[in-house]
RNA sequence: GAUUUAUAAAGAAGAGCGGAGAGACAGGCUCAAUGAAGCUCUAGCAACCUACUAAGAGGUAAGGUGCUAAUUCCUGAUCCCAGCGGACAUAUUGCCCUGGGGAAUAUAAAUU
Numbered sequence: 001g002a003u004u005u006a007u008a009a010a011g012a013a014g015a016g017c018g019g020a021g022a023g024a025c026a027g028g029c030u031c032a033a034u035g036a037a038g039c040u041c042u043a044g045c046a047a048c049c050u051a052c053u054a055a056g057a058g059g060u061a062a063g064g065u066g067c068u069a070a071u072u073c074c075u076g077a078u079c080c081c082a083g084c085g086g087a088c089a090u091a092u093u094g095c096c097c098u099g100g101g102g103a104a105u106a107u108a109a110a111u112u
Base pairs, nucleotide, nucleotide: 001112002111003110004109005108006107007106008105013042014041015040016039017038021031022030023029025076026075027074028073043068044067045066048064049063050061051060052059053058072104079101080100081099082098083097085096086095
C1' cells in the first nucleotide's frame, strides 16, 4: 500500500521550541500573531487489541494503538432506491429537491 470487519451526534489540553498556516480532497464555512503546521514534555478521553475477572451478559485495569475546535465542521464526488415534492412539457426519459443506502475519509483489529 491492498482486502475484510467494526466504529464515527458522546468524551478529553496545558507548557516549551517553532513562526504561517490548518481543518484529507472540491465548494462553503470556520480556526490561526490573544501564535497555524510540525517536534518535545506533561496531563486527559475512549476502550479496538491486551491483561485480570465472570457460567454468560458483562465488569475492572490501562500494557499496544488511537484521539483531545466545530456531528467525519457542513455539503459533495461516480452510483443505486423511494417520494400523492418542484419546473418545463402532449407524455416518457431526463433535470431539480427531500429522505435512505452506497461511495469517500479517519481509526482499530485481522489477513496479505
SAM riboswitch aptamer (S box leader) from Rufibacter ruber, 112 nucleotides, folded computationally. Rfam family: SAM riboswitch aptamer (S box leader). Rfam's curators write: The SAM riboswitch is found upstream of a number of genes which code for proteins involved in methionine or cysteine biosynthesis in Gram-positive bacteria. NCBI's taxonomy places the organism under Bacteria, Pseudomonadati, Cytophagales, Hymenobacteraceae, Rufibacter. Model confidence (mean pLDDT): 80 of 100. The sequence was found by an Rfam model in a public genome assembly.